[in-house]
Molecule: Glycine riboswitch aptamer
Organism: Alphaproteobacteria bacterium
RNA sequence: GCGGUCAUGUGGGAGAGCUCGCAAGGCCUUGGCCGGGCGACGCCGAAGGAGCAACCGCCCCGGAAUCUCUCAGGCAAACGGACCGCAUGGCCGA
Numbered sequence: 001g002c003g004g005u006c007a008u009g010u011g012g013g014a015g016a017g018c019u020c021g022c023a024a025g026g027c028c029u030u031g032g033c034c035g036g037g038c039g040a041c042g043c044c045g046a047a048g049g050a051g052c053a054a055c056c057g058c059c060c061c062g063g064a065a066u067c068u069c070u071c072a073g074g075c076a077a078a079c080g081g082a083c084c085g086c087a088u089g090g091c092c093g094a
Stems, first nucleotide, its partner, number of pairs: 002093011017041001019040004025034004042075003048071001049069003055063002
C1' cells in the first nucleotide's frame, strides 16, 4: 500500500394526517384563533424486532434482502434515520 470488519468524526439520506373529539395553557379586536398533551380513526417503513428464503456454505450446524408484518417507531420543523461517500484509529486476512 490492498481487502474485510468495528468505532469515532463528517457530508448526503425516503415514506406517511391541512382528519375528528377533549384539554392544560397561550394570543387578541371578547368570541374567535392557536394548542407539539390525551383519545379515536386513517396512514408509512429506512432505528430496533419478527416472518419467508433466492443465495452463501459439499453435508450437519449456521449466515442471509432494500421482500413481508407493523410489536416497537414514525406521519410541520428540529431530532432520529437503514444505507452510501470521505477522514482517522483498532482488529483480522493475503